Predicted 3D model of a 525-nucleotide part of an RNA (small-subunit ribosomal RNA, 5' domain) from an uncultured bacterium. The RNAcentral record of the full RNA draws on ENA and SILVA.
[in-house]
Context: one part of a larger RNA
RNA sequence: AUUGAACGCUGGCGGCAUGCUUAACACAUGCAAGUCGAACGGAAACAGGACCUAGCUUGCUAGGUGGAUGUCGAGUGGCGAACGGGUGAGUAACGCGUAGGGAUCUGCCCUAUAGUGGGGGACAACUCGAGGAAACUCGAGCUAAUACCGCAUAUGCACUACGGUGUAAAGGUGGCCUUCGGGCUAUCGCUAUAGGAGGAACCUGCGUCCGAUUAGCUUGUUGGUGGGGUAAAGGCCUACCAAGGCGACGAUCGGUAGCUGGUUUGAGAGGAUGAUCAGCCACACUGGGACUGAGACACGGCCCAGACUCCUACGGGAGGCAGCAGUGGGGAAUAUUGGACAAUGGGGGCAACCCUGAUCCAGCAAUGCCGCGUGUGUGAAGAAGGCCUUUGGGUUGUAAAGCACUUUCAGUCGUGAGGAAAGUCAGGCCACUAAUACUGGUCUGAUGCGACGUUAACGAAAGAAGAAGCACCGGCUAACUCUGUGCCAGCAGCCGCGGUAAGACAGAGGGUGCGAGCGUUAAUC
Numbered sequence: 001a002u003u004g005a006a007c008g009c010u011g012g013c014g015g016c017a018u019g020c021u022u023a024a025c026a027c028a029u030g031c032a033a034g035u036c037g038a039a040c041g042g043a044a045a046c047a048g049g050a051c052c053u054a055g056c057u058u059g060c061u062a063g064g065u066g067g068a069u070g071u072c073g074a075g076u077g078g079c080g081a082a083c084g085g086g087u088g089a090g091u092a093a094c095g096c097g098u099a100g101g102g103a104u105c106u107g108c109c110c111u112a113u114a115g116u117g118g119g120g121g122a123c124a125a126c127u128c129g130a131g132g133a134a135a136c137u138c139g140a141g142c143u144a145a146u147a148c149c150g151c152a153u154a155u156g157c158a159c160u161a162c163g164g165u166g167u168a169a170a171g172g173u174g175g176c177c178u179u180c181g182g183g184c185u186a187u188c189g190c191u192a193u194a195g196g197a198g199g200a201a202c203c204u205g206c207g208u209c210c211g212a213u214u215a216g217c218u219u220g221u222u223g224g225u226g227g228g229g230u231a232a233a234g235g236c237c238u239a240c241c242a243a244g245g246c247g248a249c250g251a252u253c254g255g256u257a258g259c260u261g262g263u264u265u266g267a268g269a270g271g272a273u274g275a276u277c278a279g280c281c282a283c284a285c286u287g288g289g290a291c292u293g294a295g296a297c298a299c300g301g302c303c304c305a306g307a308c309u310c311c312u313a314c315g316g317g318a319g320g321c322a323g324c325a326g327u328g329g330g331g332a333a334u335a336u337u338g339g340a341c342a343a344u345g346g347g348g349g350c351a352a353c354c355c356u357g358a359u360c361c362a363g364c365a366a367u368g369c370c371g372c373g374u375g376u377g378u379g380a381a382g383a384a385g386g387c388c389u390u391u392g393g394g395u396u397g398u399a400a401a402g403c404a405c406u407u408u409c410a411g412u413c414g415u416g417a418g419g420a421a422a423g424u425c426a427g428g429c430c431a432c433u434a435a436u437a438c439u440g441g442u443c444u445g446a447u448g449c450g451a452c453g454u455u456a457a458c459g460a461a462a463g464a465a466g467a468a469g470c471a472c473c474g475g476c477u478a479a480c481u482c483u484g485u486g487c488c489a490g491c492a493g494c495c496g497c498g499g500u501a502a503g504a505c506a507g508a509g510g511g512u513g514c515g516a517g518c519g520u521u522a523a524u525c
Base pairs, nucleotide, nucleotide: 001524002523003522005521006520007519008518009517012372013371014370015369016368017367018365019364020330025328026327027326029325030324031323034079035078036077039076040075042072043071046070047069050065051064052063053062054061055060056059086283087282088281095208096207097206098205099204100203101202104200105199106198109196110195111194112193113192114191115190116189117151119149120148126141127140128139129138130137131136156167157166158165159164171188172187173186174185175184176183177182209255210254211253216246217245218244221243222242223241224240225239226238227237228236258280259279260278261277262273263272264271265270285306286305287304288303289302308319309318310317311316336362338361339360340359344358345356346355347354348353375405376404377403378402385396386395387394388393409466412460413459414458415457419452423447424446425445426444427443428442429441430440431439469514470513471512472511473510474495475494476493480509481508482507483506484505490497491496
């Protein structure tokens, strides 16, 4: 000088940060990933209108009937759930950092080219039946699609024996027209291919803690050939062949540890460290495995095994806070079972909008940093009291009182920005078009959204009013006397104090230092 600190005494306000360093211990409860009806069959709930029936207070009440409407539970389907958030157990490693490389993949997005033809059969939901305590499951029957499967086409793409062979697709919605079949148009999609952007995988050089009281290690081991496998190079895997490969420039083994930008200290070199924030990695009760998918071997998915907890009708089932809060436990020690999606961002959706413990805010804590306040001026009878005294006085001390002022901050009352951009509606223009539809762009106007919030800031009235402590005073080290004690009681970072005048113990007066803090302990330089 510093700290994610703790402890002791004390404690007024605000701003900005930070807050389980220990048990990767176990977890009650709530929430943390949904969304789309403009993909689909539909209609459980709510609303609302139409029709029918009944009652009558003749315009209400009750019941029923068509998804025709706003919408929408459950279901099929799409996208997302691989992001965001947490933790640091493992890992001494191509894990990280840095500089490169070639044998790769890539949903959504952007650019471009070509297409989007014509058919089929199912399965949920639903209905009926059955089993089970439950979790849930089974059978029969019906049905739709942007779900699934053939056929056609193939500019392309893949393979090729260069003759060929193989390989796609899906429609929805708005508007106008309609002969009710559909057509045109706009837009959102879909298929194939090429390129891009961003992302991901792989390989290599160099760097990356301690121990030699660890000296030899290695058999898929090192290389080759054939085959397999992968998005892709490769002993990645396999068969055969060769006998190699690494090591005192420290292999192997053991211990410890996530790495970095940074942080901290220091004049620097260097040392220590890796909280918050940011990048990468690893993990998700423990161990293993794959499925789906553009992407996972997947925190809030699946299967198996294990430990633990819970339910059970004993047959069988359910669970995973190292998400946000919160609980127990451990510990010197670390916060609310809060508000809002208003902003920023993310997912879905044409959009409106919905979801979002990401995030933005609020609450708690002097945990840290910074700022402000606890008054200002005047005031000598140098008051009283305290302490000391050589008894003259000195000191506390302009300190107080008194007098004159001010009102920051806190408290009360009121006014009141900014964080709001968007979105929606209307109109004008432009583009598209057969079109004055629609849709998109742009301009103008209107409307309209704030959790924080009793916001910040400003104004008003009142009154010195509500606001100072802590450590130290032998030397190092700024600051001295008295009383008590008597090698006792005690102090102490080091030297050392204390055995009858202790500036070192204890108290008091006085002083010194810092100040809403001050000391102590721990830790680093």